[in-house]
RNA sequence: CUGCGACAAAGGCAAACCCGGUGAAAGCCGGCGACGCAAAGCUACGAGGCUACCGUCCGUGCGCUGCAUUUGCGCGGACCAUGCCAGUCGGGCCGCCGAA
Numbered sequence: 001c002u003g004c005g006a007c008a009a010a011g012g013c014a015a016a017c018c019c020g021g022u023g024a025a026a027g028c029c030g031g032c033g034a035c036g037c038a039a040a041g042c043u044a045c046g047a048g049g050c051u052a053c054c055g056u057c058c059g060u061g062c063g064c065u066g067c068a069u070u071u072g073c074g075c076g077g078a079c080c081a082u083g084c085c086a087g088u089c090g091g092g093c094c095g096c097c098g099a100a
Base pairs, nucleotide, nucleotide: 004098005097012037013036018031019030020029021028022027035087041093042092043091045090046089047088048085049084050083055079056078057077058076059075060074061073062072
């Protein structure tokens, strides 16, 4: 230095629940708390997953009108990432200790 990861040592991180904040949501931030983690340190490069504000399409109700169509508004459904997840996996970068 590389590989590897112990009933070693010193430490580190912090799931879920709950509380507060933020966001359309997924999620994120802080507090509490530990399920666990040898990278559960950082990084959205690849795969995969999550959400759907906006947008597109379809259906439907209301209103305008003599009737119908169209437009407008509301509701429901499908699709959609520029949003999100690194504690889903892989890649990249940095890193404590030293048994077998």
This is a predicted structure of a 100-nucleotide RNA (c-di-GMP-I riboswitch aptamer) from a Gemmatimonadota bacterium. Lineage of the source: Bacteria > Pseudomonadati > Gemmatimonadota. The model forms 100% of the base pairs in the Rfam consensus. The sequence was found by an Rfam model in a public genome assembly.